[in-house]
RNA sequence: UCUUUGGUACUUAAAUAGCGGCGGACGGGUGAGUAACGCGUAGGUAAUCUGUCUCAUACAGGGGGAUAACACCGGGAAACCGGUGCUAAUACCGCAUAAAACAGAUAAAUGGUAUCAUAUAACUGUCAAAGGAGAAAUCCGGUAAGAGAGGAGCCUGCGUCCGAUUAGCUAGUUGGUGUGGUAAAAGCAUACCAAGGCGACGAUCGGUAGCCGGACUGAGAGGUUGAACGGCCACAUUGGGACUGAGACACGGCCCAGACUCCUACGGGAGGCAGCAGUGGGGAAUAUUGCGCAAUGGGGGAAACCCUGACGCAGCGACGCCGCGUGAAGGAAGAAGGUUUUCGGAUUGUAAACUUCUUUGAUUAGGGAAGAGAAAGGACUGUACCUAAAGAACAAGCCACGGCUAACUACGUGCCAGCAGCCGCGGUAAUACGUAGGUGGCAAGCGUUAUCCGGAAUUACUGGGUGUAAAGGGCGUGUAGGUGGAAAAGGAAGUCAGAUGUGAAAUCCCAAGGCUCAACCAUGGAGUUGCAUCUGAAACUACUUAUCUAGAGUACUGGAGAGGGAAGUGGAAUUCCUAGUGUAGCGGUGAAAUGCGUAGAUAUUAGGAGGAACACCGGUGGCGAAGGCGGCUUCCUGGACAGUAACUGACACUGAGGCGCGAAAGCGUGGGGAGCAAACAGGAUUAGAUACCCUGGUAGUCCACGCUGUAAACGAUGGAUACUAGGUGUAGGGGGUAUUGAAACCUUCUGUGCCGGAGUAAACACAAUAAGUAUCCCACCUGGGGAGUACGACCGCAAGGUUGAAACUCAAAGGAAUUGACGGGGGCCCGCACAAGCAGUGGAGUAUGUGGUUUAAUUCGAAGCAACGCGAAGAACCUUACCGGAGCUUGACAUCCCUCGAAGUUGGUAGAGAUAUCAAUGUCCGUUUGGACGAGGAGACAGGUGGUGCAUGGUUGUCGUCAGCUCGUGUCGUGAGAUGUUGGGUUAAGUCCCGCAACGAGCGCAACCCUUAUUGUUAGUUGCCAGCAUGUAAAGAUGGGGACUCUAACGAGACUGCCGGUGAUAAAUCGGAGGAAGGUGGGGAUGACGUCAAAUCAUCAUGCCCCUUAUGUUCUGGGCUACACACGUACUACAAUGGCUAUUACAGAGGGGAGCGAAGCUUAAAAGGUGGAGCGAAUCCUAAAAGAUAGUCCCAGUUCGGAUUGUGGGCUGAAACUCGCCCACAUGAAGUCGGAAUUGCUAGUAAUGGCAGGUCAGCAUACUGCCGUGAAUACGUUCCCGGGCCUUGUACACACCGCCCGUCGCACCAUGAGAGUCUGUAACACCCGAAGUCAGUAGCUUAACAGGAAACCGAGGGCACUGCCGAAGGUGGGGCAGGUAAUUAGGGUGAAGUCGGAACAAGGUA
Repeated sequence: UCUUUGGUACUUAAAUAGCGGCGGACGGGUGAGUAACGCGUAGGUAAUCUGUCUCAUACAGGGGGAUAACACCGGGAAACCGGUGCUAAUACCGCAUAAAACAGAUAAAUGGUAUCAUAUAACUGUCAAAGGAGAAAUCCGGUAAGAGAGGAGCCUGCGUCCGAUUAGCUAGUUGGUGUGGUAAAAGCAUACCAAGGCGACGAUCGGUAGCCGGACUGAGAGGUUGAACGGCCACAUUGGGACUGAGACACGGCCCAGACUCCUACGGGAGGCAGCAGUGGGGAAUAUUGCGCAAUGGGGGAAACCCUGACGCAGCGACGCCGCGUGAAGGAAGAAGGUUUUCGGAUUGUAAACUUCUUUGAUUAGGGAAGAGAAAGGACUGUACCUAAAGAACAAGCCACGGCUAACUACGUGCCAGCAGCCGCGGUAAUACGUAGGUGGCAAGCGUUAUCCGGAAUUACUGGGUGUAAAGGGCGUGUAGGUGGAAAAGGAAGUCAGAUGUGAAAUCCCAAGGCUCAACCAUGGAGUUGCAUCUGAAACUACUUAUCUAGAGUACUGGAGAGGGAAGUGGAAUUCCUAGUGUAGCGGUGAAAUGCGUAGAUAUUAGGAGGAACACCGGUGGCGAAGGCGGCUUCCUGGACAGUAACUGACACUGAGGCGCGAAAGCGUGGGGAGCAAACAGGAUUAGAUACCCUGGUAGUCCACGCUGUAAACGAUGGAUACUAGGUGUAGGGGGUAUUGAAACCUUCUGUGCCGGAGUAAACACAAUAAGUAUCCCACCUGGGGAGUACGACCGCAAGGUUGAAACUCAAAGGAAUUGACGGGGGCCCGCACAAGCAGUGGAGUAUGUGGUUUAAUUCGAAGCAACGCGAAGAACCUUACCGGAGCUUGACAUCCCUCGAAGUUGGUAGAGAUAUCAAUGUCCGUUUGGACGAGGAGACAGGUGGUGCAUGGUUGUCGUCAGCUCGUGUCGUGAGAUGUUGGGUUAAGUCCCGCAACGAGCGCAACCCUUAUUGUUAGUUGCCAGCAUGUAAAGAUGGGGACUCUAACGAGACUGCCGGUGAUAAAUCGGAGGAAGGUGGGGAUGACGUCAAAUCAUCAUGCCCCUUAUGUUCUGGGCUACACACGUACUACAAUGGCUAUUACAGAGGGGAGCGAAGCUUAAAAGGUGGAGCGAAUCCUAAAAGAUAGUCCCAGUUCGGAUUGUGGGCUGAAACUCGCCCACAUGAAGUCGGAAUUGCUAGUAAUGGCAGGUCAGCAUACUGCCGUGAAUACGUUCCCGGGCCUUGUACACACCGCCCGUCGCACCAUGAGAGUCUGUAACACCCGAAGUCAGUAGCUUAACAGGAAACCGAGGGCACUGCCGAAGGUGGGGCAGGUAAUUAGGGUGAAGUCGGAACAAGGUA
């Protein structure tokens, strides 16, 4: 709008499907692959393409046929698909127009880099288009061709990891021609032809890896790395493929194959987070399924606008960087608490409390941006920021404290638990473990772990080495390579200078700016050490040209030589054979034996055989590249040297690979074989002796030919050239001086030695023959072991060689030098060390100590010398520490407090006693707060002969009375250290002298001290008695005396002082004189620095730990005294140098008061008893024996010896049984001089004899002293032991009682081999052959165009089929890598296993 009120037509808006266009090739992710033109850098493209965008030119005429959507039908579970019918376009298709496009043939010019290029000229052919919006202007599109910008492709120079135990690789491979192909050059592809190409300047192969700007580190050079941001590349589940398109062989497209997951109606389908979130898994470990397109950017569109996990923001994580806070000022009673303590204190610590302030962040409230260039539009976000409020309020941890390395104590633990980066800490006092306090460091962090760089000059370009620390090739020749003499010219490769381009941005650096600062961000500058191009310089290097003679070589002359090869030849010796002489041994060793010999050896004489090696000369002499070369003659032959200066004209040096030579042993073939001699045999030695020694003896040693290819092949020292003080030998040449000549001297070249300066070197040392100063080339080293091994490869007949790792393991291995110690190294020296002697021990008995055993206990300690008659100078009780039993618990002992009381004494009872209890007696001093003593009570505490001598002090032993041990200054050395202190002498001595880069000093030695030996003076009692007296049986008994002895004080004396010899004229030593004494006169005391973790906690003291009605303390009894045995030390003996009996003589040093104790008496006698003189002691007492003189015994188990036992006595003591001593009588054992072995002693000593003392009630064979008698021997330093000095070697330093090697056994670890087996990987050959491109086709099919009136046919297309190629897959034989394996091999590691004893010393055989 129309309407039949059901709807229909048109327009507009929105949503949606489809057709069409553009974009999905950008943005975003990841780093698997890739060792490559992938990346970086510088270039080329005359060999190329390019949508959109910009500029500029020209054009857009006229037609045609379809098809999706849609409708209907059908199939399928689904995904989806098929059929029929209709329709549009800027979708699709012819025609016209056509050049400055493309194609074709042609001509000329200019330019260039070969093919070529150019708005050169004309000709022929071919190819285009689309419209939309708007009323229009106009805008947006379309087509052809050109230019630009930006993008892309391809090519090239240079650079870009490790392995040579990967050395040869390559067939479209390298090149050419034709053809095809691409946007484009090209083996890109194909056919044919040629045989090339790459490689020691590292091909191929294997391993690993995205590359870069940059980042970290470093002084730099470098080293390591490639997260984030940016550039490039590659990839998108694994492999292959094309389509579309401007661009892809395409992350969120397609097809195929494989693996996997999901859906399924089992027929078939779907998928790809290395996009953003998120899930699972793995893992030590890494975030939100957030907001927004507001900004920046991208795509589409005319625009509005849409899309955008790009991006902008927010969330989580101290992951990093930066900034800020957790308070500030005052405050000493230096609080409390903690820790510690020497108990005083110290520290935490102005820290806290307290007083006065401030408020960043957090909290609450109010305001509130910029980010958006005109308006609107803000995810972040009510964010940043501002204001106000309250209140010190809500806000500190981690690590360390032994050294490196800033920071220390206590407790716990006790080689445990644990720590540890390296060294290392821990076994009863841990600054090292754990905890606490304190301290130090850093701080919203701290510490650990991992990785990288640095230090690290420890891979050395800057910037190292190779004699001995790791490291010079065994030696030559020579290729490549590297390096190379003098003068000249040229160009300009290296080199140098200037300019231009590039070296993206970010980062780093500098300046100035913006967020309150900073981190962070932004601007400018510098820088980017590189590469390329252009221009220039020409000294040096290289190159080219033409020269020179000094390097090098040639030529000629000459002498030297174990230079090499071959042939011949000689004598000595060994052995064997034959013959003679001759007889019992020979031979061999430390000593023997095996062996040889009466079948005649060895010895000796003669003859012969054979092999090997060449005495003397002979020499750090000669020759050779090294290995190496030695009688003489001949032949062949290499090299060096000297001289001459004729020739060449840099021809040189070195030398990776290569080639050659290369001791001995060994191997092969054939000879030879005298001696020697692996293996082997026998004999010895020995614990054993598969060795050292001996007797034999085969390979081998010798020759010819071949192999092996190594040695401490060493000067542990590569070659060449030049330079740098000297001295002195030696070998071969030359020259000069003088000389008759030789010799000599001077000089020069070449070789070979020694010494030495500078210099070098860690030192030792080297030093013109460098390990010095320089240059060139080669080889080699980078902690020790594993290991010069395994695997692989190459060489070899084999043996084996060359090349040559790793796992694992250790914190050292090593060099040179120093100081010690040690040596079966050397030299010198000493000592009762040996020797020479004397006496012993070891045998017997006893005593005593120890071990062992026993025991209830036999307390403990001492342990080679240096424990064992020791602590112990004296165990019946005590001692006493041990055992049994009985008691006590503030204690047997000390101090303090409280209460009470004198203390105490005597007696009785019970008991083994300690003790308990009863009775009597007693009533202290005193200023009285009190004191002494005793009892009771509470707690602090006492107590411990309990442990640790390896926590200690002190004391002691020992080396050792040995002669040493050190220091200051100086000097030498890098240093440790040395020198002094060594050397020549000498001594007992580091004693002294001399010398000396030392000069001095200290502790030791010696001396000073004591004693003894001689003597003087003084003194003269208790000692003495000559002379004078008295006197006795006798007597210093007495007067007296000081002479003597003696006593005890002071002196003297002895010092190598004197003489002689030796010696350096010294020190000293030998001899002598004198002297009492002679060379420290004898003896003692005296013990350096140190060693032995020596001894002692049981003398004492003491830290720490432990016990506290007991590990303390008291008492009683027992034990320390046991007894099969073993050892040490002593005594007594075994007898005649003696025993016994009798008589008789002479000391010294001591002791004596709870004492010594005389005479006398006593018993038959003794021990003893009694006695009591004298004596606090030169007064008294104790007191000698051996000896001497007589007698006896007569060689025996005794007249020796005295054990043991019995009986009887005595003494001490409460007490004598366990368990004392003495006496008498009786008894009368072993023992007749002591095996192996071992001790002491050098002169008044050994030996022998007795005496005294201490301890002690008693007890002495012990100990400490004393005197008497009184010897022997010492040649001497070879040996044993110990010590001192010098020197030498060392692998020792806990220091030889050291160190250390290998097998075997056990445990663990990694590795090799291994019948095999499993897995992976890259190739090769063949089979199958998807998708797909290309090619072909005779089948099927086909709207546009051409022909035809039409049927139809042509061109072209599609499908299908065929062919080449072709992924995955299959089969096969090999390669490479890895895992695993019975078994097996060696290796490594492991506090205390076995066997030996190889190395270090002369390591016991260098």
Description: The RNA shown here (small-subunit ribosomal RNA) has 1406 nucleotides and comes from a metagenome. The prediction has a mean pLDDT of 84. The RNAcentral record of the sequence draws on SILVA.